[in-house]
RNA sequence: GAAGUAAUACAAAUGAUCGCGGCUGCGGGAGACCGCAGGUGAGGAAAGUCCGGGCUUCACAGGGCAGGAUGCCGGAUAACGUCCGGUGGAGGCGACUCCAAGGAUAGUGCAACAGAAAUAUACCGCCGCAGCAAUGCGGUAAGGGUGGAAGGGUGGCUUAAGAGACCACCGCCUGCACGGUAACGGGCAGGGCGUAUGUAAACCCCAUCCGAAGCAAGGCCAAAGCGAAGACCAUGAACCGGCCCGGUUCGUCUUCAGGUGGGCCGCUUGAAGCGGCUGGCAACAGUCGUUCUAGAUAGAUGAUCAUUCACGACAUAACCCGGCUUAUCGUAUUGCUUCUUUU
Numbered sequence: 001g002a003a004g005u006a007a008u009a010c011a012a013a014u015g016a017u018c019g020c021g022g023c024u025g026c027g028g029g030a031g032a033c034c035g036c037a038g039g040u041g042a043g044g045a046a047a048g049u050c051c052g053g054g055c056u057u058c059a060c061a062g063g064g065c066a067g068g069a070u071g072c073c074g075g076a077u078a079a080c081g082u083c084c085g086g087u088g089g090a091g092g093c094g095a096c097u098c099c100a101a102g103g104a105u106a107g108u109g110c111a112a113c114a115g116a117a118a119u120a121u122a123c124c125g126c127c128g129c130a131g132c133a134a135u136g137c138g139g140u141a142a143g144g145g146u147g148g149a150a151g152g153g154u155g156g157c158u159u160a161a162g163a164g165a166c167c168a169c170c171g172c173c174u175g176c177a178c179g180g181u182a183a184c185g186g187g188c189a190g191g192g193c194g195u196a197u198g199u200a201a202a203c204c205c206c207a208u209c210c211g212a213a214g215c216a217a218g219g220c221c222a223a224a225g226c227g228a229a230g231a232c233c234a235u236g237a238a239c240c241g242g243c244c245c246g247g248u249u250c251g252u253c254u255u256c257a258g259g260u261g262g263g264c265c266g267c268u269u270g271a272a273g274c275g276g277c278u279g280g281c282a283a284c285a286g287u288c289g290u291u292c293u294a295g296a297u298a299g300a301u302g303a304u305c306a307u308u309c310a311c312g313a314c315a316u317a318a319c320c321c322g323g324c325u326u327a328u329c330g331u332a333u334u335g336c337u338u339c340u341u342u343u
Stems, first nucleotide, its partner, number of pairs: 001339010012308007020041002023038006043314001047325002050323005055214004062245004067210005072086005087101001088099004102205002107203002109199003123144002125140006152170005171193001172191005178185002218265004227256006236250005272291008309312001
C1' cells in the first nucleotide's frame, strides 16, 4: 500500500421566518377557550406478525389422551425456537463463517434414472480346461464401464488369475484406565473384517417444555330503549383451545324487531436509558450516581430561504418490552488475517 474479516457510531448538518401535537407554570375568561414562557415530540430496522413475555378476560383451577415445539454440552435471562462460551462436523491459506448437531442394534418405509446388478452381483475383462474355429464349462471380484453410492481404504505377500486368504498402517466395533463439570479427547489391549450403505427438515422411538383469546383485551360515564316468538329445563343447560374424567354457575340458546355508534380510562416511570466501580473469557449480574426522552384517534414532526457536504438509501409509533428475520445510499473508527514493496 492492497485485499479480507469481526465489531461500533451516525442516518444529512447549521441558521432564519412561518405553522403543528402534548406536558408544566403564569395570566385572562362563567365556561368552551385564549395569550405568554419553558421543556419535549417517529427507526436501526418503527417493517414482517415469526418466537417469548408483561398486562386483561375466560376462571375456582386440576388429571389424562391427542396435538404442537425444541433436540451436542455447560451457562445467561422474566422467558424463548434468543444470546454467550465450549465440543464435534463442514468451508476457507488465514483471521473467521455455517450446522434442522438425540436414536438406524425397538420397528416400519424409501432409494427414481442409468447400470448386468442397489438387501446384493457378474456386462466387459483376467485365469484354467475342451475345441481348427465359432463357442461351451468352471474359477474370480483386484482392473474397466454405469451411478450420489457397487459394499471398508492404501501398500505388499500368496495365487492359474485374484481376493482380509494373510501381513503392516489407517478405518470400524468391544473393553480398560487417564484428562475434562460435561459434550468429548488422545492412549493401551483385543476382535471379526458379511455387523453389508444411506435416509428420521420420512413415519417412528427417547428426553424436555407448552391453557386459550387478545388493547378492536378490558373497565367507567352519558344518552336512548316498546319488545315478541320458540327449544331444553337439575336424569337439564352453559362454560373451561380439541376429546374424556372432573369442576364451576343457575338459567342457557335460537329467530325477528327497536335504540346507541358519544366521552373518559387503559395510554406510558419501565424486566427503562446513560455513566462509574466490582465479579465473570463472555452473555450478563450486583452496586452507586444521574436522566424523564411521543401518547395521536381520520390520525401531530411540516413549508420556505441561505450555506456546507458524505448529495441523503430502506423507510414513518398506535398497549408495552426482549429477540429473530427481511430491506438498505453511504461516512467514520477500532481489532485481527493474508499478500506485495521498502528499511
Bacterial RNase P class A from a Lachnospiraceae bacterium, 343 nucleotides, folded computationally. Its Rfam family is "Bacterial RNase P class A". The family's RNA type in Rfam is ribozyme. The model forms 98% of the base pairs in the Rfam consensus. It is recorded under the gene name rnpB. RNAcentral holds the sequence, with entries from ENA. The source organism's lineage runs through Bacteria, Bacillati, Bacillota, Lachnospirales and Lachnospiraceae.